A computed fold for a 509-nucleotide part of an RNA from an uncultured bacterium, annotated as small-subunit ribosomal RNA, 5' domain. The coordinates come from a structure-prediction model, not an experiment, and the mean pLDDT is 84. The full RNA is in RNAcentral, with records from ENA and SILVA.

Context: one part of a larger RNA
């Protein structure tokens, strides 16, 4: 000397851009962070108009209306968090998959034909403090079930072809086995026509991912011997798929001083920091992958989860109870207790950009897009210019002659960045919609006017005298200052460096 997600001490005007729990993967009031779709289905409150009854409360039909709530579909697996665990094929990096899956979305080709049974809800009953539950009546679908039809497709099976022998491919054939669902506007002669959207099967792309493998990056041997689903093989059972991934049984392997095994550390990269470079150090933000989601285990349902705002079960821990029994899970966003040197708003908006549903309009979106707090980092202005004395006054030092502060101020001219006020007023988005914001930007008045501090001055190191103090108080990175004349303590004057910063302190080259 550089560099920090920094703290701390003094101080402290404005503005852009960043950027903010490094510790308790601690507990967590209270919002709010994932919903949509009436063009998939039945019902159907409130109001509103008509008939009819009325004891003048009101009650019944019919029509519109359409809330909340059900079935249903798609989405919730994305996005947003954290770094606990993880030495791992986790990551990074080149390959493999002839051993695999892919919802929406694109391209081709086929197809949508006939039946049927329930059930949510609503309606009655019942039971519960509650959370919710059981019964019974009943109703619909793009919910389910059954049957026709098969271009493909998928299993057997027998035929050729290729092979790395695991398997793979090709037409033909026989058996099996497997699709479907409507909706909407319009016209109708009530069969139907059309539109435009949606289903079903199949290949083929796209994209996402799943497994496999070589190589890479770590500290300990005061850890040397590990290992029995262990290694391998047969046959099988599982998966979307290979595979001790799981069994049966058979053979005794398999790993290691090129460090197994154990134990300690630790998410890993793109990169960040220093550093002529080799290398050392770091993995905050922002971007990839990964892992976790109160701790532990499980699985359901799905194209896909073994699932943050889902189920179940076990535990701790909070709440609620009518004690019988229940409820929850901020490592989303804003907030709170507690920990800590130490890290902010319960904020505004879906204008925009990006997801989700929907044909559309539009819904939702603490993703996002602002905006507030903090000098916490970068980086830009500002605090005023010019003149102005053999040089004031104070203050300081003095050899009492004088010498500093000092052109510094004062005074004269000048000018107004930035801020404060007035008045105007966007671009981001257009057909239309603007949180940001009355912001940014532009104009006006005034008037030097609101706006400097810090460290340090013994050497290293840049900058010196005094007073005080008297090995006391005190400093201090090293070496060392201090015991009566301290450029080293304190305090002033003065003068050195930086500057809306200055220093310390802490890591790290």
């Nucleotide at each position: 000397g550089g560099a920090c997600g920094a703290a701390c001490g003094c101080u402290g005007g404005c503005g852009g851009c960043g950027c903010g729990c490094c510790u308790a993967a601690u507990a967590c009031a209270u919002g709010c962070a994932a919903g949509u779709c009436g063009a998939g289905c039945g019902a159907g409150a409130a109001c509103c108009a008509g008939g009819g009854c009325u004891u003048c409360g009101g009650c019944c039909c019919c029509g519109g209306g359409g809330a909340c709530a059900g079935c249903g579909g798609c989405g919730a697996a994305c996005g947003g968090g954290u770094g606990a665990g993880u030495a791992a094929c986790a990551c990074g990096u080149g390959g493999a998959u002839a051993a695999c899956c892919u919802g929406c979305c694109c391209u081709c080709g086929g197809c949508a034909c006939c039946g049927g049974a329930a059930u949510a809800g609503c309606c009655c009953g019942g039971g519960g403090a509650a959370a919710c539950c059981c019964g019974g009546a009943u109703u619909a679908a793009u919910g389910c079930c059954g049957g026709a039809u098969g271009g493909c497709c998928c299993c057997a099976c027998a035929u050729c072809c290729c092979u790395g022998c695991g398997g793979g491919g090709a037409a033909c054939g026989u058996g099996g086995g497997a699709a479907a669902a409507g909706g909407u506007a319009g016209c109708u002669u009530c069969g139907g026509c059309c539109u435009c959207u949606g289903g079903c099967c199949g290949a083929g792309g796209a994209u996402g991912g799943g497994u496999c493998c070589g190589c890479g990056g770590u500290g300990g041997a005061u850890u040397a011997g590990c290992u029995u689903g262990u290694u391998g093989g047969u046959g099988g059972g599982g998966u979307a798929a290979c595979g001790g991934c799981c069994c049966a049984c058979c053979a005794a392997g398999g790993c290691g001083a090129u460090g197994a095994u154990c134990a300690g550390u630790a998410g890993c990269c793109g990169g960040c920091c220093u550093g002529a470079g080799a290398g050392g150090g770091c993995g905050c933000a922002c971007g990839g992958c990964c892992a976790c989601a109160c701790u532990g285990g499980a699985a359901c349902u799905g194209a896909a989860a073994c699932a943050c705002g889902g189920u179940c079960c076990a535990g701790a821990c909070u709440c609620c109870u009518a004690c019988g029994g229940g409820a929850g899970g901020c490592a989303g966003c804003a907030g709170u207790g507690g920990g800590g040197a130490a890290u902010u708003u319960u904020g505004c908006g879906c204008a925009a950009u990006g997801g989700g549903g929907g044909a559309a309009a539009c819904c939702c979106u603490g993703a996002c897009g602002c905006a507030g707090c903090a000098a916490c980092g970068c980086c830009g202005c500002g605090u005023g210019g010019a003149g102005g004395a053999u040089g004031a006054a104070g203050u300081c030092c003095u050899u009492u002659g004088g010498g500093a502060u000092g052109u510094a101020a004062a005074c004269u001219c000048c000018u107004u960045u930035c801020g404060a006020c007035c008045g105007g007023g966007a671009a981001g988005a257009u057909a239309a919609u603007g949180a940001c914001g009355g912001u940014a930007c532009c104009g006006g008045a005034g008037g030097a006017a609101g706006a400097a501090g810090c460290a340090c001055c013994g050497g290293c190191u840049a900058a010196c005298u005094c007073u005080g103090u008297g090995c006391c108080a005190g400093c201090a990175g090293c070496c060392g200052c201090g015991g009566u004349a301290a450029u080293a303590c304190a305090g002033a004057g003065g003068g050195u460096g930086c500057g809306a910063g200055c220093g310390u302190u802490g890591u790290u080259c």